[in-house]
Formats: sequence, C1' cells, structure tokens
RNA sequence: UGUCUUCAGGGCGGGGCGAGAUUCCCCACUGGCGGUACAGUCCGCGACCGGACACCUAAAACGUGUCCGCUGACCCGGUGAAACUCCGGGACCAACGGUUAUAGUCCGGAUGGAAGAAGAUG
Repeated sequence: UGUCUUCAGGGCGGGGCGAGAUUCCCCACUGGCGGUACAGUCCGCGACCGGACACCUAAAACGUGUCCGCUGACCCGGUGAAACUCCGGGACCAACGGUUAUAGUCCGGAUGGAAGAAGAUG
C1' cells in the first nucleotide's frame, strides 16, 4: 500500500393530571469513532439534514458517486508534572418523519449507511 472478511449506538422503570401521553409534569435511565491523563459537553470525525456537480435515463424521478455546507451541550473544588478527561459537587445536551397528546429513551427510513476496530491474504 492493494484485495477480501467480520464487527461497528445505548436508554421510560415508578408516580401524577387526563377520554387519550413510554411524548406533558415529578423522579429515573442512556452516552458512536479517533486524539489527548481515562471525555456525551475539549480538538477532529461519523451519522442525520440541505445543496452543487457527475453517472444512470429518450427525458425525468429514483438511485449511485464526488465535493461543499450544516452539525447540540460545563462549570466549581481536590489530587497531580500533566486532567473542561480522574475524584467530589452541581449543571447541561441529544437529527428527521410518525403518533388518540408535545418523544434523547416508543414506531419508522434502517435486515440501511458509516467514523472506525479487528483479522486474513498478496
């Protein structure tokens, strides 16, 4: 460095109001990948979403590819050479579509895609 294979996202339990809510309210619960002193909140990336172009087509739609854009949220104290990462405390955040009622946790696109991880082989 080429090819191939496998893997690669978690969480609503209890109570309240109500005709109706795992969607509202109270409590609870969850945390992709790489980097770095061990990170949902730092830096970078993936996913979702928007767009341009190319391919496909008679033309389009769909689809595929490349590129561009978008992309949430943290403080205080302690230890230490070093931590927004550990320990203690208190906070905060979580795409789109659906729904008898508003969803990080239910259903769906998705038996998908993918950052990447591991392995085989030349």

RNAcentral holds the sequence, with entries from MGnify. The RNA shown here (FMN riboswitch aptamer (RFN element)) has 122 nucleotides and comes from uncultured Lawsonibacter sp. Its mean pLDDT, the model's own confidence on a scale to 100, is 86.